[in-house]
RNA sequence: GGGUCUGUAGUCCAGCUCGGUUAAGACGCUGCCCUCACACGGCAGAGAUCGCCGGUUCAAAUCCGGCCGGACCCA
Numbered sequence: 001g002g003g004u005c006u007g008u009a010g011u012c013c014a015g016c017u018c019g020g021u022u023a024a025g026a027c028g029c030u031g032c033c034c035u036c037a038c039a040c041g042g043c044a045g046a047g048a049u050c051g052c053c054g055g056u057u058c059a060a061a062u063c064c065g066g067c068c069g070g071a072c073c074c075a
Base pairs, nucleotide, nucleotide: 001074002073003072004071005070006069007068010027011026012025020058029045030044031043032042033041051067052066053065054064055063
């Protein structure tokens, strides 16, 4: 230098192929219940404008372009 894959709550990850109305789940966190108390368990809640910028569209996490970070391969 070229190619492929990848980036979404604190962490892990689904959703992207085929655009659609509240972005799902687990762990963690907070509150309440339970207990003499802790743990376990039950209930409820907060938390991601989807790496950044721009474009297409009535509508973008999803499609297109550029840039940045990471992994692998080729040279």
Predicted 3D model of a 75-nucleotide RNA (transfer RNA) from a Candidatus Aenigmatarchaeia archaeon.
Rfam family: tRNA. Rfam classes the family as a transfer RNA. Gene Ontology term of the family: triplet codon-amino acid adaptor activity.
Taxonomically the source falls in Candidatus Aenigmatarchaeia (Archaea, Nanobdellati, Candidatus Aenigmatarchaeota).